[in-house]
């Protein structure tokens, strides 16, 4: 230095829910809140899932989302082995 395992939390992030704004919706942002998290940091590349404005007679459909569903890529903190 790298990989893996284990442990720590002054501090970090923040689920449901509430309010405001935004969006067709799913969802997002801010404040409150705190279920959890050791990558719950970043990226929609692969699979999954959500939505369906537009399209379509209908079934359906992502170029819209989800990184706190899994995989992958990139990056990062502390101690011990």
């Nucleotide at each position: 230095g790298u990989a893996c395992a284990u442990a720590c939390u002054c501090g970090g992030c923040a689920a449901a829910c509430u309010u405001a704004c935004u969006g067709a919706a799913a969802g997002g942002u801010a404040a409150g809140g705190g279920c959890g998290c050791a990558a719950a940091g970043u990226c929609a590349c692969c699979g999954g899932c959500c939505u369906a404005a537009g399209g379509g007679a209908a079934a359906c459909u992502a170029g819209g989302g989800u990184a706190g569903c899994g995989g992958g890529a990139c990056u990062g903190c502390c101690a011990u082995g």